[in-house]
RNA sequence: UUCUUAUCUAGAGAGGUGGAGGGACUGGCCCUACGAUACCUCGGCAGCGUACUUUUUUCAAAAGUGACGUGCUAAUUCCAGCAAGCAACAAGCUUGAUAGAUGAGAA
Numbered sequence: 001u002u003c004u005u006a007u008c009u010a011g012a013g014a015g016g017u018g019g020a021g022g023g024a025c026u027g028g029c030c031c032u033a034c035g036a037u038a039c040c041u042c043g044g045c046a047g048c049g050u051a052c053u054u055u056u057u058u059c060a061a062a063a064g065u066g067a068c069g070u071g072c073u074a075a076u077u078c079c080a081g082c083a084a085g086c087a088a089c090a091a092g093c094u095u096g097a098u099a100g101a102u103g104a105g106a107a
Stems, first nucleotide, its partner, number of pairs: 001107008013042005021031003025081004043073003048069003051065006077099001082096005
């Protein structure tokens, strides 16, 4: 990098460095000199994989712990993008797909 698969309306911030962009892309909307993004330190959330514990009907399943490997810690993946349906003056709403993110496995 590609493929497969599961999840994505919950949850969780302080300090320091530094100084202008950032929220993947496009449009919208928003965050940001009351200091963003990024990096560092210390926390926190979660429970995907490993590990361990308990229960069961023992191929396995469920619940728990959070030690290890990740992940996350503005806004539902911020909203939409393609298709279908509802509504129709319009705003809007629902479902599925696409794209993206993360975990696990494979090449």